Predicted 3D model of a 134-nucleotide RNA (FMN riboswitch aptamer (RFN element)) from Levilactobacillus bambusae. Its mean pLDDT, the model's own confidence on a scale to 100, is 80. Of the family's consensus pairs, 100% are formed in the model. It was read from a public genome assembly, where an Rfam model found it. Lineage of the source: Bacteria > Bacillati > Lactobacillales > Lactobacillaceae > Levilactobacillus.
RNA sequence: CCAUUUCUUCGGGGCAGGGUGAAACUCCCGACCGACGGUGAUUCGUUAACGCGACAGUCCGUGACCCGCAUUAUGCGGUGGAUGCAGUGAAAUUCUGCAACCGACAGUGAAAGUCUGGAUGGGAGAAGAAAUGA
Numbered sequence: 001c002c003a004u005u006u007c008u009u010c011g012g013g014g015c016a017g018g019g020u021g022a023a024a025c026u027c028c029c030g031a032c033c034g035a036c037g038g039u040g041a042u043u044c045g046u047u048a049a050c051g052c053g054a055c056a057g058u059c060c061g062u063g064a065c066c067c068g069c070a071u072u073a074u075g076c077g078g079u080g081g082a083u084g085c086a087g088u089g090a091a092a093u094u095c096u097g098c099a100a101c102c103g104a105c106a107g108u109g110a111a112a113g114u115c116u117g118g119a120u121g122g123g124a125g126a127a128g129a130a131a132u133g134a
Base pairs, nucleotide, nucleotide: 002133003132004131005130006129007128008127009126010125017029018028019027031114032113033103034102035062036061037060038059043054044053045052046051057101058100066078067077068076069075070074083099084098085097086096087095105117106116107115
């Protein structure tokens, strides 16, 4: 340093301001947010250099929610939202610019990505420790 097993810790953000109304963070104008792994080019940071690190809500996959089956620890299967154009370049749905689009279930005095709740839950995964092995 690598592999396996076990344990510990961590592991999601967001309606400012205004309108209507008896009532709306739910409607309207407008505002705001973007889980995890991968890929990320000649971009960015760093280095004398090699190199190292960072960068995607809409690409590839995963997770939460929901459904089914078996069991009640959980496992297996299903379902599972959304991006174009221009520029640069050998190469970009990732960079730059512009313009778009998307967001589980239940609840509610009125329809919710943003409020409340299941949830002091679960979780992709991240970091660390120990044991064993090569």